[in-house]
Overview: Predicted 3D model of a 73-nucleotide RNA (transfer RNA) from Carnegiea gigantea. Model confidence (mean pLDDT): 81 of 100.
RNA sequence: AGCCUAUUAGCUCAAUGGUAGAGCAUUUGUGUAAGUUACACAAGAGAUGUGGGUUCGAAUCCCACAAAGGCCA
Numbered sequence: 001a002g003c004c005u006a007u008u009a010g011c012u013c014a015a016u017g018g019u020a021g022a023g024c025a026u027u028u029g030u031g032u033a034a035g036u037u038a039c040a041c042a043a044g045a046g047a048u049g050u051g052g053g054u055u056c057g058a059a060u061c062c063c064a065c066a067a068a069g070g071c072c073a
């Protein structure tokens, strides 16, 4: 070279072709306490590896590329 797996938020992971979510972390507010902190509750911010194609509609299907792990020789 070839084949397989996986690429989504800062991290770990979800998501039948039809509104992209969760936990931890982070920010703000409120409450409690033994108060530069901790806990609870509420709210916020944050992502589909890159480029094309198919489709009314793509994280999802197809192609190429990138980077990672594995298999074979």
Stems, first nucleotide, its partner, number of pairs: 002071004007066001010024004018056001026044008049065005
Description:
Its Rfam family is "tRNA". It is annotated as a transfer RNA.